[in-house]
A computed fold for a 78-nucleotide RNA from a Candidatus Calditenuaceae archaeon, annotated as transfer RNA.
Rfam family: tRNA. Rfam classes the family as a transfer RNA.
The organism belongs to Candidatus Calditenuaceae, within Archaea.

RNA sequence: GGGCCCGUGGCCUAGCCAGGAUAAGGCGGCGGCCUCCUAAGCCGCAGAUCCCCGGUUCGAAUCCGGGCGGGCCCGCCA
Numbered sequence: 001g002g003g004c005c006c007g008u009g010g011c012c013u014a015g016c017c018a019g020g021a022u023a024a025g026g027c028g029g030c031g032g033c034c035u036c037c038u039a040a041g042c043c044g045c046a047g048a049u050c051c052c053c054g055g056u057u058c059g060a061a062u063c064c065g066g067g068c069g070g071g072c073c074c075g076c077c078a
Stems, first nucleotide, its partner, number of pairs: 001074007010027004020058001029045005051067005
């Protein structure tokens, strides 16, 4: 340098192919119920620049273009 894949709450993922309102789940956090207390269990709450910029569109996490970061493979130099 080239090709492919990935980037979504603190962490791990789904959703992307095939666009549709307020982005879903698990773990973790906080509060409550229960309990003599704790754990477990149950209920609730908070927590997201959907990596960035631009484009298309009535509408973008999703499609397109350009970047950034990470992984794998190939090539070049030494």